Bacterial RNase P class A from Acidocella sp., 392 nucleotides, folded computationally.
RNA sequence: CCAGACGGUUGGACGGCCGCUGGCGGGGUAACCCGCUGGAGGAAAGUCCGGGCUCCACGGAAAUACGGUGCCGGCUAACGGCCGGCGGGGGCGACCCCAGGGACAGUGCCACAGAAAACAAACCUCCUUCGGGCUCGCCCAAGGGAAGGGUGAAACGGUGCGGUAAGAGCGCACCGCCUCUCUGGUAACAGAGAGGGCAGGGUAAACCCCACCGGGAGCAAGACCGAAUAGGGGCGGCCGGCGCCGUGCGUAAGCAUGGGCGCGAAGGUAUUUCCGGCUUGCCGCCCGGGUUGGUCGCGCGAGGCUUGUGGCAACACAGGUCCCAGAGGAAUGGCCGUCCAGCGCCUGGCGACAGGUGUGGACAGAACCCGGCUUACAGACCGUCUGGAUUU
Numbered sequence: 001c002c003a004g005a006c007g008g009u010u011g012g013a014c015g016g017c018c019g020c021u022g023g024c025g026g027g028g029u030a031a032c033c034c035g036c037u038g039g040a041g042g043a044a045a046g047u048c049c050g051g052g053c054u055c056c057a058c059g060g061a062a063a064u065a066c067g068g069u070g071c072c073g074g075c076u077a078a079c080g081g082c083c084g085g086c087g088g089g090g091g092c093g094a095c096c097c098c099a100g101g102g103a104c105a106g107u108g109c110c111a112c113a114g115a116a117a118a119c120a121a122a123c124c125u126c127c128u129u130c131g132g133g134c135u136c137g138c139c140c141a142a143g144g145g146a147a148g149g150g151u152g153a154a155a156c157g158g159u160g161c162g163g164u165a166a167g168a169g170c171g172c173a174c175c176g177c178c179u180c181u182c183u184g185g186u187a188a189c190a191g192a193g194a195g196g197g198c199a200g201g202g203u204a205a206a207c208c209c210c211a212c213c214g215g216g217a218g219c220a221a222g223a224c225c226g227a228a229u230a231g232g233g234g235c236g237g238c239c240g241g242c243g244c245c246g247u248g249c250g251u252a253a254g255c256a257u258g259g260g261c262g263c264g265a266a267g268g269u270a271u272u273u274c275c276g277g278c279u280u281g282c283c284g285c286c287c288g289g290g291u292u293g294g295u296c297g298c299g300c301g302a303g304g305c306u307u308g309u310g311g312c313a314a315c316a317c318a319g320g321u322c323c324c325a326g327a328g329g330a331a332u333g334g335c336c337g338u339c340c341a342g343c344g345c346c347u348g349g350c351g352a353c354a355g356g357u358g359u360g361g362a363c364a365g366a367a368c369c370c371g372g373c374u375u376a377c378a379g380a381c382c383g384u385c386u387g388g389a390u391u392u
Base pairs, nucleotide, nucleotide: 001388002387003386004385005384006383007382008381009380010379012339013338014337015336016335017334018333020039021038022037023036024035025034026033027032041363045374046373048372049371050370051369052368053218054217055216056215066214067213068212069211070210071085072084073083074082075081086100087098088097089096090095101209102208106207107206108203109202110201123149124148126144127143128142129141131140132139133138134137157175158174159173160172161171162170176198177196178195179194180193181192182191183190184189222296223295224294225293232287233286234285235284236283237282238281241263242262243261244260245259246257247256248255249254266280267279268278269277303322304321305320306319307318308317309316310315340361342359343358344357345356346355347354348353
């Protein structure tokens, strides 16, 4: 210098003018005005996990069902998160990826192709015959075998030597596999030795089995205060036709009843009258619930920064220091100027570069809070490491 891997930081600066908003103080009857001070993010996002908090349900515990998680150890309030290991896979490497328990508990499935997809089986082929045939090196029949070919994602261990009529773990060596033992490790697991010719294809993001976890809803949770009007209930007073039904008391006759329906009368309703519609006991006092509204929940918290100690780390502990938006469908903005990264163009220069000019800053936006994950993000910067090239 080129190509990469991993981790982190930042994501415009200053000034002027005009605004928005929380708090405090002052002025004002009020509307509002003035001053001081605070005012988005690394993701505030998706709302995917885990918690705090609140209400509901529930006597406790366990089980079933359902859902989730799934190598081992650690961290954490908790987690499906993080850290460190193990195993498998990829990369020359730094490093990256993995839904990574169980396939002798049972059931199911394995398309197409293929003889056969799992109690095995044989298409081509190989071999034997003291069987037959004939065109004389082939065919048929009976038998042995599974090495070679072929199919497939996958074919009942692999390679080699021996062996055999041809073959076969039939025998042997190595590799793989299984069982047992030992050693190391907290463990996952790794290594070694001995034994066994090999039994047990794959699939559990198929049912299932095992272990562990899980009650539900969510700040529109929830708590408090509660005006006018309308409506509900109680008490008292006043007024009130008829019929039917209901209700209460009563053996019954009957009495009571503003509970319902119908008819009638009267009143109310839009400006007069008529017709039609709709609607109705009046007054007073009291009670309780709700709507609009107001207050709280609501910003001191698993808090931020920093130093030290322990730990490989996640993280924990201790000391110091700071107080840091909170309102309501929602403020945190706009314009101008100067500058700064970066980028383009022109001029000069062999070149590093210098001068001029233009452009120029992403994704996005709190709504109860916190820990994670995931997703979006113009550009700039820093650190550690890997492979390569050149020079010394």
The organism belongs to Acidocella, within Bacteria.
Rfam family: Bacterial RNase P class A. The family's RNA type in Rfam is ribozyme.
It was read from a public genome assembly, where an Rfam model found it.